Transfer RNA from a Patescibacteria group bacterium, 72 nucleotides, folded computationally. Model confidence (mean pLDDT): 81 of 100. The source organism's lineage runs through Bacteria and Bacteria candidate phyla. Its Rfam family is "tRNA". The family's RNA type in Rfam is transfer RNA.
């Protein structure tokens, strides 16, 4: 330098182009408890960034960033 793959809450993962993006763990509030843990109920938090296609984009296209692999 060229090619390929990946990028979604704090972490790990789901989501046919169509619901208010879902689940587990973690965090946090309340309940329960002598206290804590466990348990129950609730809350916050996510599509790497820009642009495009589409009635509609996490999903398709493109550029940029980051990570991994192959070739030279």
């Nucleotide at each position: 330098g060229c090619c390929c793959c990946c990028u979604u809450g704090g972490u790990g993962a789901a989501a046919c182009g169509g619901a208010u993006a879902u689940c587990a763990c973690a965090u946090u509030a309340a309940g329960c408890u002598u206290c804590g843990g466990a348990c129950u109920u609730g809350a916050a938090a996510u599509u790497a960034g820009g642009g495009g296609u589409u009635c509609g984009a996490a999903u398709c296209c493109u550029c940029u960033g980051g990570g991994g692999g192959g070739c030279g």